[in-house]
Molecule: transfer RNA
Organism: Maublancomyces gigas
RNA sequence: GGCCGGUUGGCGCAAUGGUAGCGCGUGGUCCUCCUAAGACCGAGGUUGAGGGUUCGAUCCCCUUGCUGGUCG
Numbered sequence: 001g002g003c004c005g006g007u008u009g010g011c012g013c014a015a016u017g018g019u020a021g022c023g024c025g026u027g028g029u030c031c032u033c034c035u036a037a038g039a040c041c042g043a044g045g046u047u048g049a050g051g052g053u054u055c056g057a058u059c060c061c062c063u064u065g066c067u068g069g070u071c072g
Base pairs, nucleotide, nucleotide: 001071002070003069004068005067006066007065010024011023012022013021018055026042027041028040029039030038048064049063050062051061052060
């Protein structure tokens, strides 16, 4: 340098163009003599960045950052 993949809450990952969810973690409450376990409720995301298409974009198109793999 060419090609391929990944990029979404703190972490690991979903999401057929139609209000972005799940698990863990975290905060609160309940339960318990206390802790753990368990139950319930909540907070936390400018979906890597910029543009385009569209009534509408995490999703399609273009440019680009970071990262992994592969070829030379």